Notes
Predicted 3D model of a 350-nucleotide part of an RNA (small-subunit ribosomal RNA, central domain) from a metagenome. Its Rfam family is "Bacterial small subunit ribosomal RNA". Its mean pLDDT, the model's own confidence on a scale to 100, is 88.
Context: one part of a larger RNA
Order: sequence, then structure tokens, then C1' cells
RNA sequence: UUGGGCGUAAAGCGAGUGUAGGCGGUCGAAAAGGUCGGGUGUGAAAUCCCAGGGCUUAACCCUGGAACUGCAUUCGAAACCGUUCGACUUGAGUACGGGAGAGGGUCGUGGAAUUGUCGGUGUAGAGGUGAAAUUCGUAGAUAUCGGCAAGAACAUCAGUGGCGAAGGCGACGACCUGGUCCGAUACUGACGCUCAGACUCGAAAGCGUGGGGAGCAAACAGGAUUAGAUACCCUGGUAGUCCACGCUGUAAACGAUGCUCACUGGAUAAUGUGCUACUUUCGUGGUGCAUUGUCGAAGCUAACGCGUUAAGUGAGCCGCCUGGGGAGUACGGUCGCAAGAUUAAAACUC
Repeated sequence: UUGGGCGUAAAGCGAGUGUAGGCGGUCGAAAAGGUCGGGUGUGAAAUCCCAGGGCUUAACCCUGGAACUGCAUUCGAAACCGUUCGACUUGAGUACGGGAGAGGGUCGUGGAAUUGUCGGUGUAGAGGUGAAAUUCGUAGAUAUCGGCAAGAACAUCAGUGGCGAAGGCGACGACCUGGUCCGAUACUGACGCUCAGACUCGAAAGCGUGGGGAGCAAACAGGAUUAGAUACCCUGGUAGUCCACGCUGUAAACGAUGCUCACUGGAUAAUGUGCUACUUUCGUGGUGCAUUGUCGAAGCUAACGCGUUAAGUGAGCCGCCUGGGGAGUACGGUCGCAAGAUUAAAACUC
């Protein structure tokens, strides 16, 4: 390589947009590149295969045939693939009417809490723990009331609820803005799917410059615990956490499950939106589409489990795997300010 695989055994790129490439709906016509058939030429000899013959036999050798699955050319076929032309509407999209939503960005506003500060009341403790101590407090703490300031986060609502491609998104208002669902028609007419490179986004931590800094809190200091305690517990506490701009590009970036399409029994619940019957209303029942869950037929699976949101049955395209360690390391390349990221071996060893 062939083959076999990728939820948990090795294996789905963190996610998207999309170029080349691969693949691609229905009908008609044309030509005939692929495809299929015939003819002709060629396909050296030897070899292989078949028949016969020669060495006492065999190996070996000789003769003849077949074959040489190929290539070229020519004549045809026209179902399929491709090409060209024309048409279609079911795939895809556009317009229209409704809707739901923590989707994104900017600006502004709010209350609770925390800490600080000022003032009042008030007096000896407070705090903390398994127990303590470090710590704070007669220079008046803790507690309590009122005023002020600051920063960060938004209780209840809140829901295996919603939105987003993923990361992720949660107070309220305004503005700007993306996607999506439902409904009914009209329009475009295959405009589609996937996607190596490429580009964009990408939690937390970290880095650069400048702000900000209430609470929390790596590092650090102290108190405990302990045989020790560079920890767990406690008192403090700096980076950081927050904002702006720039970088980094990684996570158990997880559904450990790539994307798209088609097909294959059900039950039950929720969210959004239609239709419909009953109903004074509230509402109840039935039913369609989209989404989110649970349980489960068939089937699949090593089992666990999955099961119309498939891990079932098929199709298209991409990525990835190939014993453990060495090692996601070394070297080299690329990227980065750095930290490092990415690509990625071998010796050796079991």
C1' cells in the first nucleotide's frame, strides 16, 4: 500500500468562512472525450502455457501452436460519466407577513452587598479555629444608625429553559448589528455539498503600553498542625482578576461522537410558531413544522450503551490512527517580545 478503524481500547483538526480539488437534482437534443464492440498494424527472440520430438531418464534442448491481458489507427454503439445547447422545480436562494431569544458591539442608568472614610450611639472586647495563635481594639475596635467615596459583580426571576459556529452569553434602557424559526404566495433556476493550503474567531492563565484597584488572591510573610509541613486550616498580602489597545493561540476547547444529504416502529415532556374542534372566559383536546430532553421496537456494539438529535441503514467530502516507553521530546523549519506554540523523528528498551 491493500485491508481495517476513530463515544470509552490508538484515532474527529477547538470552531467557522472559503480557494484549488473531489462529489453532485429532473427532462430533451447534439457531438462522441471517457466507456463498450469489431477490423487492421504492432506487441523482437528467449521465458510462461499447450501439443509433439531429441539426449538411457530428468534438468536441459528443438519444432509448432497459443498467449503476450498493451499501444496506435480505423469503423461502429450511445445506456452511464464528462462536454455543448435548450428546458424544468423538488435541492439552494431572494422577496413578503409574523415571532422568540443571557447572539454581538457602543453609550448611559440602577439597587443590594463589600471595603474605606466622616459623624452619632456605645464599651471591652472583636476576629478566627477542631482547638488556638498570629491579627484588630481604651489613640475607642466589634456592634448599630446616618452621610459620602470607590471598584467589581448583577440575588430573586432561573428552568436536563433560551441564544450563538465554537469559545461563550444573565440587572435595566437607548442606539447600531448578525443569525434563526413559523406562515403564505411570488420570483431566480442547480446557483449545491465538502474542503488540502489560506484567512477569521477562539475560555482561563500569561506578555507589552497606559489606566484602574473594592472584594478575592498565585508569589511572599507570619500563626497553627506535624516527626517534618517549602501543604491542607488561620491572619495578612503583591502580581493578577477590571478597562483600552496590541500580542499569545492553548484546555477534560467534551456529546471525549467532523460536516452535509436520504431512509428506518413508538411513548412522554419542554421551548418557539401555525392549523383545528370544544369552550362565555380561563382553558382543554387533536394535529403540522423547527428546536431541546427522557425512555425505549428493530438494528448496532467487546461490553457499557446508542437508538429519527444514531453509535442503525446508505451516499459525498475532509481530518486522523497503526504496540508500550523514549516523546508530543531532540534537531531543523515557521510563528512569538517572551513564556512558548506548531510541524515532528531516531538510537535504545520491553